Predicted 3D model of a 535-nucleotide part of an RNA (small-subunit ribosomal RNA, 5' domain) from Ignavibacteriae bacterium HGW-Ignavibacteriae-3. Lineage of the source: Bacteria > Pseudomonadati > Ignavibacteriota. The sequence was found in a public genome assembly.

Context: one part of a larger RNA
RNA sequence: GGACGAACGCUGGCGGCGUGCCUAACACAUGCAAGUCUACGAGAAUGAGGUAGCAAUAUCUCUAGUAAAGUGGCGCAAGGGUGAGUAAUAUGUAAGUAAUUUGCCCAUGGGAUCGGAAUAACGUCGAGAAAUCGGCGCUAAUACUGAAUAAUGCAGCGGCAUCACAUGGUGAUGUUGUUAAAGUUGCAGCAAUGUAACGCCUAUGGAUAAGCUUGCAGCUGAUUAGCUAGUUGGUAGUGUAACGGACUACCAAGGCAACGAUCAGUAGCUGGUCUGAGAGGAUGAUCAGCCACACUGGAACUGAGACACGGUCCAGACUCCUACGGGAGGCAGCAGUGAGGAAUAUUGGGCAAUGGACGAAAGUCUGACCCAGCAACGCCGCGUGGAGGAUGAAUGCCGUAAGGUUGUAAACUCCUUUUGAGAGGGACGAACAACCAUAUUUCGUAAGGGAUAUGGUCUGACUGUACCUUUAGAAGAAGCCCCGGCUAACUACGUGCCAGCAGCCGCGGUAAUACGUAGGGGGCAAGCGUUGUCC
Numbered sequence: 001g002g003a004c005g006a007a008c009g010c011u012g013g014c015g016g017c018g019u020g021c022c023u024a025a026c027a028c029a030u031g032c033a034a035g036u037c038u039a040c041g042a043g044a045a046u047g048a049g050g051u052a053g054c055a056a057u058a059u060c061u062c063u064a065g066u067a068a069a070g071u072g073g074c075g076c077a078a079g080g081g082u083g084a085g086u087a088a089u090a091u092g093u094a095a096g097u098a099a100u101u102u103g104c105c106c107a108u109g110g111g112a113u114c115g116g117a118a119u120a121a122c123g124u125c126g127a128g129a130a131a132u133c134g135g136c137g138c139u140a141a142u143a144c145u146g147a148a149u150a151a152u153g154c155a156g157c158g159g160c161a162u163c164a165c166a167u168g169g170u171g172a173u174g175u176u177g178u179u180a181a182a183g184u185u186g187c188a189g190c191a192a193u194g195u196a197a198c199g200c201c202u203a204u205g206g207a208u209a210a211g212c213u214u215g216c217a218g219c220u221g222a223u224u225a226g227c228u229a230g231u232u233g234g235u236a237g238u239g240u241a242a243c244g245g246a247c248u249a250c251c252a253a254g255g256c257a258a259c260g261a262u263c264a265g266u267a268g269c270u271g272g273u274c275u276g277a278g279a280g281g282a283u284g285a286u287c288a289g290c291c292a293c294a295c296u297g298g299a300a301c302u303g304a305g306a307c308a309c310g311g312u313c314c315a316g317a318c319u320c321c322u323a324c325g326g327g328a329g330g331c332a333g334c335a336g337u338g339a340g341g342a343a344u345a346u347u348g349g350g351c352a353a354u355g356g357a358c359g360a361a362a363g364u365c366u367g368a369c370c371c372a373g374c375a376a377c378g379c380c381g382c383g384u385g386g387a388g389g390a391u392g393a394a395u396g397c398c399g400u401a402a403g404g405u406u407g408u409a410a411a412c413u414c415c416u417u418u419u420g421a422g423a424g425g426g427a428c429g430a431a432c433a434a435c436c437a438u439a440u441u442u443c444g445u446a447a448g449g450g451a452u453a454u455g456g457u458c459u460g461a462c463u464g465u466a467c468c469u470u471u472a473g474a475a476g477a478a479g480c481c482c483c484g485g486c487u488a489a490c491u492a493c494g495u496g497c498c499a500g501c502a503g504c505c506g507c508g509g510u511a512a513u514a515c516g517u518a519g520g521g522g523g524c525a526a527g528c529g530u531u532g533u534c535c
């Protein structure tokens, strides 16, 4: 000199864009953060209206096959948070997988036949303070399940071709065995049924996502020198999507290490960021990729995918409820609270956009996200006026009492109005989807549906915001640090080794340019200085 997720002191006009618990992975009140659905059965209330009646009331229709609950499907493994652990099951990079899996999505081929038994909801009875649970009875499905069909799938046994890197891979082929399914909605029809869309099953390929393996690279300590018994290898098995001491039995005695094993300390890694001419050094907030974790420890279930932040079970600590028998909970999601700390924000608005889940769609959900609020925390930009104006007014300060300086500074004259204030107008972000119309094309005997294109209707939290026009008026807007040398900038008074200053050298003991105040001056400027850390 540069930099900062900074803090502290003094000061503070505006805008744009960013950033904001670095400490206690400390504990958490409250609200919200993951739902959704043309599969399925059952099915309210409220309100309005009608009928009967003097009325209370009874009953019917709409509300409505709606709400809420239940079975079922998909999602909840994403998104969001944090960095405790981890020095290598991580990360980065380059390879391998002939040792593997992959829901939804895309392409292609084939198929979807005939049955069965339950169960929740519900009803009823019961237990319990509650959480919740039990008995009996009824019912449905794209829930569960039996049979059929079945190949170029899978498995066993053959030979053939081809490829490779050792185990082996790929292709066609013979034979034996084995493995599947579900409907819903629209339209036409009296119906049977047909058709379209969305689904369902199977196979192959792709895409995407992941698993596993290997080489190399990146911290400190030898005042850590030996470490290791599933340890190292083999055989056979178990297990896995898959290789493998991953696990088990048996056999052998190996394996690693001064090119630093083992142990200990510290640490998420990277793209990057800061600095530097570079080489390097330091660092890993925000943004992006990967990893790990979700009160602490352990475990599996479901599933294409988890050993699962807002799932389950067990143990522990803590907090809460209790009728003392027993139960409930997990903010390192967004806000917010307490605590800790030098220190870090609103219990805000909206799904309008982008993205995600579900759905045929309308749509619902989304503290992701988009916005607004707070903070000079940072960067950038703008303003606090411009021109003229000397008998160089007055004041202040200095003075050798002549004057000098403050100083064109002010006053005064003319001008402008950025910004701020008032008034008026007023966007972009909106494209879709859906619906309507038209056209083309496609499936279908038809009816009807799908796809594409064009036109129309509709949708904004921010927001009456940005921006524009206009009115009056210099009007509302400057501080902080320093002035002995380094280092730009000097005098007076006060003080008298006192009070104090100080980054280093050092100032102060009676004329202090070094302390304090004043005048003057220098620097930076909505900031300025100090402290801390890195280069």
Base pairs, nucleotide, nucleotide: 001535002534003533004532006531007530008529009528010527013382014381015380016379017378018377019375020374021340026338027337028336030335031334032333035074036073037072039071040070047062048061049060050059051058052057081293082292083291091217092216093215094214095213096212097211100210101209105206106205107204108203109202110201111200113147114146115145116144122137123136124135125134126133127132153178154177155176156175157174158173160171161170162169163168183198184197185196186195187194188193219265220264221263226256227255228254231253232252233251234250235249236248237247238246268290269289270288271287272283273282274281275280295316296315297314298313299312318329319328320327321326346372348371349370350369354368355366356365357364358363385415386414387413388412396405397404398403419476421471422470423469424468425467429462434457435456436455437454438453439452440451441450442449443448479524480523481522482521483520484505485504486503490519491518492517493516494515500507501506
Model confidence (mean pLDDT): 85 of 100.